Transfer RNA from Kapaibacterium sp. (SeqCode), 74 nucleotides, folded computationally. Its mean pLDDT, the model's own confidence on a scale to 100, is 82. Rfam family: tRNA. Gene Ontology term of the family: triplet codon-amino acid adaptor activity. About the family: Transfer RNA (tRNA) molecules are approximately 80 nucleotides in length. Rfam classes the family as a transfer RNA. NCBI's taxonomy places the organism under Bacteria, Bacteroidota, Eximiradiales, Kapaibacteriaceae (SeqCode), Kapaibacterium (SeqCode).
[in-house]
RNA sequence: CGGGGUGUAACUCAGCCCGGUAGAGUGCCAGCUUUGGGAGCUGGAAGCCGCUAGUUCGAAUCUAGUCGCCCCGA
Numbered sequence: 001c002g003g004g005g006u007g008u009a010a011c012u013c014a015g016c017c018c019g020g021u022a023g024a025g026u027g028c029c030a031g032c033u034u035u036g037g038g039a040g041c042u043g044g045a046a047g048c049c050g051c052u053a054g055u056u057c058g059a060a061u062c063u064a065g066u067c068g069c070c071c072c073g074a
Stems, first nucleotide, its partner, number of pairs: 001073007010026004020057001028044005050066005
């Protein structure tokens, strides 16, 4: 320098191809249960999707640029 992959909740990931107001597990908080803890059960909080633009009635999803990380080539 060129090509490819990846970025979504505190963590690990799904959703993207085929656009329609964002989900799961773990963790966290509260309650129940227990002498207490743990386990179990119930409920709850937490992200407008790396960033900036564009297309569209509508973008996590499509397009362009850009940044971080990983891989390959030179």